[in-house]
Small-subunit ribosomal RNA, central domain from an uncultured bacterium, 343 nucleotides, folded computationally. Its mean pLDDT, the model's own confidence on a scale to 100, is 88.

Context: one part of a larger RNA
RNA sequence: UUGGGCGUAAAGGGUACGUAGGCGGAUAAGCAAGUUAGAAGUUAAAUCCUAUAGCUCAACUAUAGCAAGCUUUUAAAACUGCUCAUCUUGAGGUAUGGAAGGGAAAGUGGAAUUCCUAGUGUAGCGGUGAAAUGCGCAGAUAUUAGGAGGAAUACCGGUGGCGAAGGCGACUUUCUGGCCAUAAACUGACGCUGAGGUCCGAAAGCGUGGGUAGCAAACAGGAUUAGAUACCCUGGUAGUCCACGCCGUAAACGAUGAGUGUUAGGUGUCUGGAAUAAUCUGGGUGCCGCAGCUAACGCAUUAAACACUCCGCCUGGGGAGUACGCACGCAAGUGUGAAACUC
Numbered sequence: 001u002u003g004g005g006c007g008u009a010a011a012g013g014g015u016a017c018g019u020a021g022g023c024g025g026a027u028a029a030g031c032a033a034g035u036u037a038g039a040a041g042u043u044a045a046a047u048c049c050u051a052u053a054g055c056u057c058a059a060c061u062a063u064a065g066c067a068a069g070c071u072u073u074u075a076a077a078a079c080u081g082c083u084c085a086u087c088u089u090g091a092g093g094u095a096u097g098g099a100a101g102g103g104a105a106a107g108u109g110g111a112a113u114u115c116c117u118a119g120u121g122u123a124g125c126g127g128u129g130a131a132a133u134g135c136g137c138a139g140a141u142a143u144u145a146g147g148a149g150g151a152a153u154a155c156c157g158g159u160g161g162c163g164a165a166g167g168c169g170a171c172u173u174u175c176u177g178g179c180c181a182u183a184a185a186c187u188g189a190c191g192c193u194g195a196g197g198u199c200c201g202a203a204a205g206c207g208u209g210g211g212u213a214g215c216a217a218a219c220a221g222g223a224u225u226a227g228a229u230a231c232c233c234u235g236g237u238a239g240u241c242c243a244c245g246c247c248g249u250a251a252a253c254g255a256u257g258a259g260u261g262u263u264a265g266g267u268g269u270c271u272g273g274a275a276u277a278a279u280c281u282g283g284g285u286g287c288c289g290c291a292g293c294u295a296a297c298g299c300a301u302u303a304a305a306c307a308c309u310c311c312g313c314c315u316g317g318g319g320a321g322u323a324c325g326c327a328c329g330c331a332a333g334u335g336u337g338a339a340a341c342u343c
Stems, first nucleotide, its partner, number of pairs: 003315004007297002012311001014200001016198002021193003025087003029083003033080002035076008049065006090190001091187002094183005102176007109153001114148007124135002161168002205246006214240002219235004257310006265288010292299002316343003325336004
């Protein structure tokens, strides 16, 4: 191990693809494995249970009865299964259109910061709650012109768009993935889920080689303070960026697994179609709200409602996501994951 649960109390795997397995649309025929009904055999005795009886009762004893299972056999054919045939609603596919920061590579642009060169110009600049460290007469700050380089792409921009998730925002080109609508040729259940497995997976971190404008762990100095290993200020190295390879974790959150069907409405918005006048009809994305649900908060056709299928997970707090073992990793560590003891 039944049961009851998983938005916030313990509990949805970070995400997808997919193996085994589980589950699976409509019609007709057949088979009879599951299933249902009957019969026979077996199920030692004692015991248990039920009924009756015997010891005055009871314990005790006697008699009779009784279950499931297994085997054999007869029958039924609704459901599940299997075989065969067929169907189109699920699924796929075709044609014509549509929207988009979906992904990869190459190239290009403008604003701004910093630095360099030159001109003008003179004593301050900067910074703060106030200051100081710092920069500046070897000419700074300010301003004008030219140049270099790196990173990020103002406005548009929006509970707006796209993506499985992580995530994605200047412009152009090339390659490439998904989605939606309409039409109805075609295939004919080809489907759903998915233990293991595999791919992807923010930031930080690691390896090798580049790059480095700004920002900035560490670090240094100045302040503050009783102290100040901080908050504030002046600097500043890893890092942040690029290529390739690792890492595999996050409040990876909608704290809500995936799929299908059913169940009042109202009102925004994005994008299709039909009408082109009202309006109707798809697919997303928000708010409000009925039934119903919920401990409440709230959820409410984008469900936390009503049902079904499959997977993951929970079972008092601490000890502890620790120890040990194993696997993976260059390391950092990650995954799996206890017990004693204690309340």